A computed fold for a 66-nucleotide RNA from Arundinibacter roseus, annotated as Fluoride riboswitch aptamer (crcB RNA motif).
Its mean pLDDT, the model's own confidence on a scale to 100, is 78.
The model forms 100% of the base pairs in the Rfam consensus.
It was read from a public genome assembly, where an Rfam model found it.

RNA sequence: ACGCGUUCAGGAAAUGGUGUCUUCCUGCCGAAACCGCCCGAAAGGGCUGAUGGCGCCUAUUAGGAU
Numbered sequence: 001a002c003g004c005g006u007u008c009a010g011g012a013a014a015u016g017g018u019g020u021c022u023u024c025c026u027g028c029c030g031a032a033a034c035c036g037c038c039c040g041a042a043a044g045g046g047c048u049g050a051u052g053g054c055g056c057c058u059a060u061u062a063g064g065a066u
Stems, first nucleotide, its partner, number of pairs: 008027006016057006036047004
């Protein structure tokens, strides 16, 4: 100096917050992971979802009860 492994740390997973688990990116300048789907040449139009999974809170919508 390079490579591998381990530990640690940070970040990400289409609409908010949080706990936990999973996956992914990075080793801190830059960057990377990530930034939904359908129609359309474009303009534009249409559709699902506050989760990557699960739990809780909040916002929105519908119904019911008091």